[in-house]
The prediction has a mean pLDDT of 85. Predicted 3D model of a 268-nucleotide part of an RNA (large-subunit ribosomal RNA, domain VI) from uncultured Chlorophyceae.
Context: one part of a larger RNA
RNA sequence: CGUUAGAGUAUUGAGAAGAGCCUUCCUUUGUACGAGAGGACCGGGAAGGACGCACCUCUGGUGUACCAGUUCUUUAAAAGGGAAACGCUGGGUAGCCAUGUGUGGUUCGGAUAACCGCUGAAAGCAUCUAAGCGGGAAGCCCCUUCCAAGAUGAGAUCUCCCUGGACCCUCGAGGUCCCUGAAGAGCCGUUCAAGACCAGGACGUUGAUAGGUCGGGUGUGUAAGCGCUGCGAGGCGUUGAGCUAACCGAUACUAAUUGCUCGUGCGG
Repeated sequence: CGUUAGAGUAUUGAGAAGAGCCUUCCUUUGUACGAGAGGACCGGGAAGGACGCACCUCUGGUGUACCAGUUCUUUAAAAGGGAAACGCUGGGUAGCCAUGUGUGGUUCGGAUAACCGCUGAAAGCAUCUAAGCGGGAAGCCCCUUCCAAGAUGAGAUCUCCCUGGACCCUCGAGGUCCCUGAAGAGCCGUUCAAGACCAGGACGUUGAUAGGUCGGGUGUGUAAGCGCUGCGAGGCGUUGAGCUAACCGAUACUAAUUGCUCGUGCGG
């Protein structure tokens, strides 16, 4: 920009893409078959490999805004700082991730290939074929998952919104002026398990959107001060203490203020 007024919501599916895999074991059964050696079809059940998708409860990885230890330093303690791409070390929340967890390939149907048939003439026989009718594959179509009406062939559903006036001409889906400015959308702001940007989702005081605060959780591992004790380094008690990021919940304390713009007036 189009989809023939505009708008919001939930959709149909032309088309397109993905998936489609395989193995072993048990049973049927040491059965059919076979002199024996050997050894099934059909059917039932159980594991597994590779691959795909999703997720983070578990197992782990990362975790440079969390906790602790330790070297140096601010005279010491306390509390801090520090070039050394986190100084080093031991752990670790969320998020992200796989090596972790869950899950998928199934089934039914249709038309067929090779092939197997029925009926059957040409050609009194024979013949699956010439007319006609069946069976038959991991393959094709359908089924299944995702995208999808720019599918210009532009679909369909539900709902919402706009029902003024004057003048001019070349009398048209014409032009100008005044009034009006809907539904809805955007700008802007607080933001997100959304994101390169854009887009998308949530919220904007009729408010829990983010921060803060409070409570909880998680992690770390017994803070400081004081007391007791030891010549002392230190130990013990108060004490599972203190601190605690991204997690969960509550709470208007802070910031989402006030506003502006687009979009018109019933649509030959």